[in-house]
Context: one part of a larger RNA
Molecule: small-subunit ribosomal RNA, central domain
Organism: Radix auricularia
RNA sequence: AUGGGUUUAAAGGGUGCGUAGGUGUUUGUAUAAGUCUGAUGUUUGGAAGCAGCAUAACUGAAGAAAGGCGUUUGAUACUGUACAAAUUGAGAUUAAUGGAAGUUAAUGGAAUUUUUAGUGUAGAGGUGAAAUUCGUAGAUACUAGAAGGAACACCAGGGGCGAAGGCGAUUAACUAUUUUAAUCUGACACUGAGGCACGAAAGCGUGGGGAGUAAAAAGGAUUAGAGACCCUUGUAAUCCACGCCCUAAAAGAUGAGUAUUUGAUAUCGUAAAAUUUAUGAUUUUAUGGACGUCUAAGCAAAAGCAAUAAAUACUCCACCUGAGUAGUACGAUCGCAAGAUUAAAACUC
Numbered sequence: 001a002u003g004g005g006u007u008u009a010a011a012g013g014g015u016g017c018g019u020a021g022g023u024g025u026u027u028g029u030a031u032a033a034g035u036c037u038g039a040u041g042u043u044u045g046g047a048a049g050c051a052g053c054a055u056a057a058c059u060g061a062a063g064a065a066a067g068g069c070g071u072u073u074g075a076u077a078c079u080g081u082a083c084a085a086a087u088u089g090a091g092a093u094u095a096a097u098g099g100a101a102g103u104u105a106a107u108g109g110a111a112u113u114u115u116u117a118g119u120g121u122a123g124a125g126g127u128g129a130a131a132u133u134c135g136u137a138g139a140u141a142c143u144a145g146a147a148g149g150a151a152c153a154c155c156a157g158g159g160g161c162g163a164a165g166g167c168g169a170u171u172a173a174c175u176a177u178u179u180u181a182a183u184c185u186g187a188c189a190c191u192g193a194g195g196c197a198c199g200a201a202a203g204c205g206u207g208g209g210g211a212g213u214a215a216a217a218a219g220g221a222u223u224a225g226a227g228a229c230c231c232u233u234g235u236a237a238u239c240c241a242c243g244c245c246c247u248a249a250a251a252g253a254u255g256a257g258u259a260u261u262u263g264a265u266a267u268c269g270u271a272a273a274a275u276u277u278a279u280g281a282u283u284u285u286a287u288g289g290a291c292g293u294c295u296a297a298g299c300a301a302a303a304g305c306a307a308u309a310a311a312u313a314c315u316c317c318a319c320c321u322g323a324g325u326a327g328u329a330c331g332a333u334c335g336c337a338a339g340a341u342u343a344a345a346a347c348u349c
Base pairs, nucleotide, nucleotide: 004320005319006318007303008302012317014198015197016196017195021191022190023189025086026085027084028083029082030081031080033079034078035075036074038072039071040070041069042068043067044066050060051059052058089188090185091184092183093182094181095180096179098177101175102174103173104172105171106170107169108152113147114146115145116144117143118142119141123134124133160167161166203244204243205242206241207240208239212238213237217233218232219231220230255316256315257314258313259312260311263294264293265292267290268289269287270286271285272284273283274282275281276280298305299304322349323348324347331342332341333340334339
């Protein structure tokens, strides 16, 4: 390299957009580059057999099969190219439509904490049991007022939305998007090395903010010890703005796209019909959209997967090749740093 693979054995990039490249729907005409074909030249190749040394080795002539290249005769199904057309792929517009999709701003109530005032008196907290701790300078508890920060009970559902990370109080504005129908464009498509953008938490920089929670730290317990689990405190952090970091069991441990292949069923959405107490609700039917569960064939080492495939096929990308050394060293790129990315070998088995 080929072959073979990538849910769990080594192996799918964290996710998208998109450049080059690769691949690409239906019909007709032309062309003949790829492809197939006959001839010929040249070249690589040099078998059996033959001839000459008595034989053999050896030597000589001869030059098969097969392949490359050049020239040339044809074929035109497929691929390519050119032109013309088509609509089912893709997209656009309009009208409906669904949603925790995103950004910004404003607003709201419950609760915790602190604080002010009042009532009130000796305990309160906390635990397996305690203690540290708070409290006669009046705590805990109850009532009323105020401040401030963070998170949004019920609705809430393996329900919804988003490319992934992720998204949940209400309202408004702006932005993106799904599904359905009609009309239009007419292959405009798929994938995507590099590249660009996004990317939980923690962490970093500057400036704010700081209620609760809480690494570090301190104390009390437990214990043989306790650098822990439990308790009382408590600083970074958690929150906001801007800028970095770029990693996760970033998981469905399953790359993206297209087509084909038994059935059953819940839910979300859409469409239609019926009923009704009618801006709504209920029921039924359909579904090409979505999200789940079970199952046939098939697949699989098995567990299991099974129209959301791990089935049957095709296109493109990424990745794997015994274990350890090691996702390490060195170098390079990036970063303020922490570190990230790329990525070996000796040696051992």